[in-house]
A computed fold for a 75-nucleotide RNA from a Solirubrobacterales bacterium, annotated as transfer RNA. The coordinates come from a structure-prediction model, not an experiment, and the mean pLDDT is 81. Lineage of the source: Bacteria > Bacillati > Actinomycetota > Thermoleophilia > Solirubrobacterales. It matches the Rfam family "tRNA". The family's RNA type in Rfam is transfer RNA. From the family's description: Transfer RNA (tRNA) molecules are approximately 80 nucleotides in length. The sequence is in RNAcentral, with records from ENA.
């Protein structure tokens, strides 16, 4: 220097192919039910302007384009 791939809640991912009724799930964390007490189990609530700026588009986590951070393969 060229190429692939990743980035989404405190972690660990779906969704992106096919734009719109998509801001989701599981652990964490809080509260509560159970229970003589823990634990299990349950059910509930917090928590994310989708890596950042632009762009098309009535509408963009989804599409295009620079960049930015991580992995890898080529010289």
């Nucleotide at each position: 220097g060229c190429c692939c791939c990743c980035g989404u809640a405190a972690c660990u991912c779906a969704g992106u192919c096919u734009g719109g009724u998509c801001a989701g799930a599981g652990u964490c964390g809080c509260g509560g039910a159970u229970u003589u007490u823990u634990a299990c189990u349950c059910c509930g609530c917090u928590g994310g302007u989708c890596g950042u700026c632009g762009g098309u588009u009535c509408g963009a986590a989804u599409c295009c384009g620079a960049c930015c951070g991580g992995g890898g393969g080529c010289a």